């Protein structure tokens, strides 16, 4: 060079055209003499980035860019 795959909250993943959600960690309460476990509530992603298509995009479509992977 060329194929192919990922890119979504601190981490790990779902979500294939209309409300962005789980698990974990993170904070606040309750519950202990204290910690943890349980219970209950909260923060927290303009969904890689730039464009376009649609009424309407994390989802389709170009391009770009980063990792992983096959060919050579």
């Nucleotide at each position: 060079g060329g194929g192919g795959a990922u890119u979504u909250g601190g981490c790990g993943c779902a979500g294939u055209g209309g409300c962005a959600g789980c698990g974990c960690g993170c904070c606040c309460g309750c519950u202990u003499u204290g910690c943890a476990u349980g219970c209950g509530g909260g923060a927290g992603g303009c969904c890689a980035u730039g464009g376009g298509u649609u009424c309407a995009a994390a989802c389709c479509c170009c391009a770009u860019a980063a990792u992983c992977u096959c060919c050579a």
Transfer RNA from Baffinella frigidus, 72 nucleotides, folded computationally. The RNAcentral record of the sequence draws on ENA. Rfam family: tRNA. Its family is annotated with triplet codon-amino acid adaptor activity in the Gene Ontology. Rfam classes the family as a transfer RNA.